[in-house]
Order: sequence, then C1' cells, then structure tokens
RNA sequence: AUCUUAUCAAGAACGGAGUAGGGAACAGGCCCGUUGAUACCGUAGCAGCCGGUCACAACUAUUAUAAAAUGUGAUGUCGGGUGCUAAAUCCUGCCCCUGUAAUUGGGGGAAAGAUGAGAU
Repeated sequence: AUCUUAUCAAGAACGGAGUAGGGAACAGGCCCGUUGAUACCGUAGCAGCCGGUCACAACUAUUAUAAAAUGUGAUGUCGGGUGCUAAAUCCUGCCCCUGUAAUUGGGGGAAAGAUGAGAU
C1' cells in the first nucleotide's frame, strides 16, 4: 500500500514550543481559533480491538452423588500492543421507505473515512 472482516450517538486533558488558520478530500452548512486553535513534543488520562494475568457466575466430560480435577467461558482486576482524548465519523450530499400542500423533518442502507484484527 492492497484485500477481507468487526466496530464507529459511550469515554478521556494539562503543559511545552510555535503561528494563522483548522474541523480527511470536494461542495453546502455549522463550529473551533490571536483569551493562541489545528499539526508537533512531553506527561496524564480513556477503554474500542488484539493478546496475557488473576478472580469468578454459568455450562461441559467422568462419577451413584458431592468435592477435587478437565475443557469452554459471561463479567470484573491488573499489565502489554495499537488507538484515542471539541462537537454522532460535527451534519448533509447517493439510493430506498416514511411525513408535508411544499420546504424543513424521521428511519434504513450505500459510498467515503477512521481504528483494530487477519492476509498478501
């Protein structure tokens, strides 16, 4: 980088250095930013995915029964890997359903994107 797959309305901030833009891309909206944003660095935090530790409900096999022991394992604890720490992935855009006189609206899906895991 490409492909496959799962998830995406939850959660989590301060400091340093630095300057004018930023919120992936395009358009429209809305918002953040000179009270210094975004990006970067440090520390702290969060808990999604992967993997491990320990505790433990339940189930499973053996047994006449129970305990112990076997396997699976919801949930929780504590490390690790990756990720994340304004706003739903900030909202809309394409398709379908629904609602209205019409516009705004509501629901579902797709596309695009992000992150994890696996493969090449």
SAM riboswitch aptamer (S box leader) from Ignavibacterium sp., 120 nucleotides, folded computationally. Of the family's consensus pairs, 86% are formed in the model. The sequence was found by an Rfam model in a public genome assembly. The coordinates come from a structure-prediction model, not an experiment, and the mean pLDDT is 79.